[in-house]
This is a predicted structure of a 73-nucleotide RNA (transfer RNA) from a Thermoplasmatota archaeon. It was read from a public genome assembly. Taxonomically the source falls in Thermoplasmatota (Archaea, Methanobacteriati).
RNA sequence: GGGCCCGUAGGGUAGCUUGGUAUCCUUGUACCUUGGGGUGGUAUAGACUCCAGUUCAAAUCUGGGCGGGCCCA
Numbered sequence: 001g002g003g004c005c006c007g008u009a010g011g012g013u014a015g016c017u018u019g020g021u022a023u024c025c026u027u028g029u030a031c032c033u034u035g036g037g038g039u040g041g042u043a044u045a046g047a048c049u050c051c052a053g054u055u056c057a058a059a060u061c062u063g064g065g066c067g068g069g070c071c072c073a
Base pairs, nucleotide, nucleotide: 001072002071003070004069005068006067007066010026011025012024020056027045028044029043030042031041032040049065050064051063052062053061
C1' cells in the first nucleotide's frame, strides 16, 4: 500500500439480507415476599462509533473517516 470482517445500554447479545416502536440476559435503583438474609417476583433507569448522501422515514442502504481483528504485499 491492497483486500475482507467487526463496532448497538456499565458488561454480553438479537435486529441489518427484506428501511418503519431497538430484543433478550446480566447490572443499578425502588417495591413485594422473609423475623432477617438468600432465592423468586413486579416496576423503572440505561445503547445504535463519527460525518455526509439517498428516502416521508436510516442501527439497517450508499460514500468517506475513526477504532479493532485477520490475510496479502
Rfam family: tRNA.